About this RNA:
A computed fold for a 597-nucleotide part of an RNA from an Actinomycetota bacterium, annotated as large-subunit ribosomal RNA, domain I. Its mean pLDDT, the model's own confidence on a scale to 100, is 83. NCBI's taxonomy places the organism under Bacteria, Bacillati, Actinomycetota.
[in-house]
Context: one part of a larger RNA
This record gives sequence, C1' cells and structure tokens, in this order.
RNA sequence: GGCGUACGGUGGAUGCCUAGGCGCUAGGAGCCGACGAAGGACGCGGUAGGCUGCGAAAAUCCCCGGGAAGGAGCCAAACAUCCAUUGAUCCGGGGGUGUCCGAAUGGGGAAACCCACCAGUGGUCAUGCACUGGUACCCAGGUCUGAACACAUAGGGCCUGUGGAGGGAACCGGGUGAAUUGAAACAUCUAAGUAACCCGAGGAAGAGAAAUCAAAUUCGAGAGUCCCUUAGUAGCGGCGAGCGAAACGGGAUCAGCCCAAACCUCUGUGGUGUUAAAGCCUGGUGGCGUUGCCACAGGGGUGUUGUGGGACCCAUCUGAACCGGCACCAGACGGUUCAGGGAGUUACAAAGUCAGCGGUUAGCCGAAGUUUCUGGAAAGUAAAGCCACAGAAGGUAAUAGCCCUGUAGGCGAAAACCGACUGACCUCCCGAUGGUGUUCCCAAGUAACACGGAGCCCGAGAAAUUCCGUGUGAAUCUGCGGGGCCCACCCCGUAAGGCUAACUACUUCCUAGCGACCGAUAGUGAACCAGUACCGUGAGGGAAAGGUGAAAAGUACCCCGGGAGGGGAGUGAAAUAGUACCUGAAACCGUGCGCUU
Repeated sequence: GGCGUACGGUGGAUGCCUAGGCGCUAGGAGCCGACGAAGGACGCGGUAGGCUGCGAAAAUCCCCGGGAAGGAGCCAAACAUCCAUUGAUCCGGGGGUGUCCGAAUGGGGAAACCCACCAGUGGUCAUGCACUGGUACCCAGGUCUGAACACAUAGGGCCUGUGGAGGGAACCGGGUGAAUUGAAACAUCUAAGUAACCCGAGGAAGAGAAAUCAAAUUCGAGAGUCCCUUAGUAGCGGCGAGCGAAACGGGAUCAGCCCAAACCUCUGUGGUGUUAAAGCCUGGUGGCGUUGCCACAGGGGUGUUGUGGGACCCAUCUGAACCGGCACCAGACGGUUCAGGGAGUUACAAAGUCAGCGGUUAGCCGAAGUUUCUGGAAAGUAAAGCCACAGAAGGUAAUAGCCCUGUAGGCGAAAACCGACUGACCUCCCGAUGGUGUUCCCAAGUAACACGGAGCCCGAGAAAUUCCGUGUGAAUCUGCGGGGCCCACCCCGUAAGGCUAACUACUUCCUAGCGACCGAUAGUGAACCAGUACCGUGAGGGAAAGGUGAAAAGUACCCCGGGAGGGGAGUGAAAUAGUACCUGAAACCGUGCGCUU
C1' cells in the first nucleotide's frame, strides 16, 4: 500500500409524515372607482425587528346582536401595567376615524415630495404660523352676457349633475393583423382571422321577433341562442396538403314589443296676405281680428302591418257627473273625474314603499363505556355492555361509534343585504264593429347596377345571398325583396329605425365537498416571512430552504478547557432523540484486528 472485517466520522439518499399544492364537482357572488378605487409609501404597541391588523380617534373608537371566563394578535418567552359576570378577549351586522402617493383632480414634480390662492376658525402687539373646507379638465342641462358685423352667432361667466376619467383573472363584441409550420422543396393554399396589439361593454356579452326557411305545382314550419344529430356528408381545393357547411329531426329555455310616416293639434321662426274676401266647431244674430295660408323646426295625440296594414271618409252601437270654445240659443264634438275592465318594475311607461315568506352574513341543542393484561403512554388485547336518522372526519402519549371537537337530525337574528315568491299601497292603459276606394302614408343618396375587394363550405367559378370602397342611381302595394347566374309561372316575405329576460361562456373571489392526483430534486416559482434573497441600466430573470420529543421535561450541580467542545450527574420509553436534533444508504475519510505485498 491492497483485500477483508468490526466500529466510527462525513454526507443527506431512502422510509414514514404534512402544514402546501394540483385537478374537479355543486352552490353563491360577479363588477370596484371623484362619497377618491385597485395598488402602495410612511407611521401606530410600555419595552417592538419582521408579519398581521389599523390610520394622528392609528394591534383600534361607538352602537346592536352572539357567546363565555378568562384576556391585552403571531414569530416569542419575560417583566411592568391594565381589562373582565355592571359580561372583557373573541365572532357577526351597522356606523365613525381613515396621514401621504396613486385616475390623482389647486400649481409643479425625479410617486409617497415641493410651492400656492380663497373663505372660516385659533394663535401673536403684529407678521410668519396652525387647523377645517374649497380651488383640475372634459361633457350635458340651465341661466346671464356677448365680438368681427345691425340682428345673430362664435366666445366668456355663473349654477346644477350618485355625468366621464382609472382598475379588473378568464369569458364577450369590434378594429388592426403576422410568422414558424404543413404541403415531405415552394409561390396559390395552410398555419389563421390563430398569436400579438388596440378600442369598448357586462355580470354575462353578442344575437333576436322574418324583405326567414321550405316545397316544387303547391305539403308545411313559425324570433334568437345553446346542445345532440345531420356529417367528415353536400361541397371547396396547385381537386395537392388540407378546409368543410346548412335545412329537416331530437332536446334546453321560452316573450314579445316600441317608433318613423300619412292625419289632427299646439308652440316658435320666416314668407305671403287687408276688396274685411279668407279665419274664429255647425246654424242664426252680434262681436273679434293678421287671427288666415304656405314652408321649416320642435312638443302632444294617433299609428306599427303581410289572411297587407294604417290614415282619411261613411254607418251602427256604447254607463254617470262636471268642464270647454268670442257671447247668447239649439246641436254635434272634445277633455277631466268616478264607475267597470286590464296590466306592471328584465323589453313593452316608470319610482318604489310596507307587511309576510324564504335565504345569506354570528351561533345553539345534539345518543351511548367500564374493567383486565402488556406498555412510558391504551384508543391495542381479553371480558361482558350500550347508542345509532349519528360506524363522515380530525384530535387525544400506539389503532376510540360510546374521552374531546364533531357527525345524523333539529333550532336560531337586534342589524344589514338578497329573492324570478305572496298581499296591500302605488303607477300605467282602455271606446267597439262594419263598409267604400278615383285619395294619402308605409324608413333614399337607400335598394339596384357597373367596377374593385372582403366574407360565406364556396380559391371568380354558372356564383346567388351578406358586407365595404368608387361611380351611376329607383319604386310606395297594380310597389319591393328572396327561393344559388338569368327569364317566366308559382310560393315565401315586407329591407333601408330601435328595445328585449331565460336557456349559453368564464372564475379573480366565497362556502361545502371529492380524487386508482403529488408528497419536499415531487406538487404552484413559492409547504419555510417568495415573486423574497440575488442578478440586470432596464424590460426582465429568479432561487435555496420542512420533521427533537407524547410533553421542553431543552441537561440543576461537579470536572477538563480561554472558548468551542467534551466527561460525569440528571430528564426522558429512548439522548448514537441534545435544538449541527426522526430514519440515517452510497461516494469520501479514519481507528482496531486478520490476511497479503
């Protein structure tokens, strides 16, 4: 030196564990913000570093409810000082306070800082000073003013606004819009209208009450959305790679409405008009008078459809009372109220209030066990019992239905909130029927067409339907559009205005639960004070790190040592469980012994 063996050191694998994750289910909740958000900075404790909580009223203040004997949050013990059956700590509801930054909004600014003005209050002899409130911009409405330029307008001032601004995980609508890739190369094509960026909205969004489908000689359906199916079909396609419907049918959920116009009427502006002609509901008498007519704008009524509808006109019928027009008489008409009828808070008009019922936000009751043995410890073993609408689960010194918390089941709210439930109040609406047609209206730079594009299964194709750009440019029901070029017949519908719940998508968040999901190099990057330490000018990147024991009982005292550390003693079931702490593999390093060179 090597091999073997025993005992150690080092190291932290493995086993066991779980405080944390991952995925999912059901229900809830689904926007927050100038009444200052989201997110932060700085402070607040008797001693106070961090976390948590809170805001100069600062680990909190007040009220109401629950609950109970101990409390003054955690790491984290201690001392001091306090609170508490006159109910503290704690839990829930409501309110108060809430520095500074941040949309940040008095002005500025290198966020958490600097500098102001106005009013009020306090202080000072006075100024400086302190406190409270206000002072951004845009928009809408109202009002007062008011240029060039006479009226006017632009502009300006003031008042009002629970108007806007910013934030939000995914979901949603819209705008802009790639490339890798595939085609075994590549250009049309694909990836893909994806990613990314931008705008906007909501708890959902969007769509939505047919100018829809269908059928094929005349059967039918009846808003939209979502799922299944149709179907990898019909189709599209360097007919390559690939892309890829729809109707019918079966389900989920169901809900329908309002305007524009014609016509009537009122107001304003402009034009026109005086031969008192036209006008003032009709007739008669009187009276008034630019009241008239036309155009435009605005308000109210009416009206909303495809067996075409409505307006206008005519006819018939229809409670009561009151009122109305320039005056009186007669008539007709209109309006209001009551009666009668109907409806309603998600559209169809819009505020809701109260009561009840149900739910959410604290809680409460809740059955049944003893002994023996082993052991440090009984829940294990043995014996003989009990409860069960409860034998889910967790804890307790090993494995507990009957020890604890619970579980099944049942009960509970002063206050706030929610509800598509019920009732009352409240609010809103209401003439009906028939007929005639030479009248009027039925959404215009629209439809359509041409050209250029896009989007539809549809790549220009025979290419309809849909949407943009440029140009041309209709009709009003004897009208217009569609049924995949186009034409005819037939059928279906009624564009160019608007609203609309539910069924659908998603999960930052809350509650309850589940898993042939992980178990510390796994599972979130993060089980631990992690988006931390650290790196980077910055955008950004981004860790490592769990386990004594049932209980600290965490080794009084003695000895060696400067200490670190160790030897006794003691605790403990165990100390080779001593905080460098469960188990403690291997590499690596030693010591003793055996063999060997």